[in-house]
The prediction has a mean pLDDT of 82. Transfer RNA from an uncultured archaeon, 72 nucleotides, folded computationally.

């Protein structure tokens, strides 16, 4: 350089137009004689722009960043 795929919490992945979730971690209680388990509450995200729509995490277009293939 050419082409595919993908970007949502601190991780790992779900939501493909209508109020953005788990689960693991983390913080702080309960519990225990400490901790480990277990419970409960909290915590905390859509890559940046622009467009289309009454509404966009989701569709379209540009940029950026990752992985995959092909070419040199």
């Nucleotide at each position: 350089g050419c082409g595919a795929u993908c970007g949502u919490a601190g991780u790992u992945c779900a939501g493909u137009g209508g109020c953005a979730g788990a689960a693991c971690g983390u913080g702080c209680g309960a519990c225990u004689g400490u901790g480990g388990c277990u419970c409960g509450c909290a915590u905390a995200a859509c890559g940046g722009g622009a467009g289309u729509u009454c509404g966009a995490u989701u569709c379209u277009c540009c940029c950026c960043g990752a992985u995959c293939g092909c070419c040199c």
Rfam family: tRNA. About the family: Transfer RNA (tRNA) molecules are approximately 80 nucleotides in length.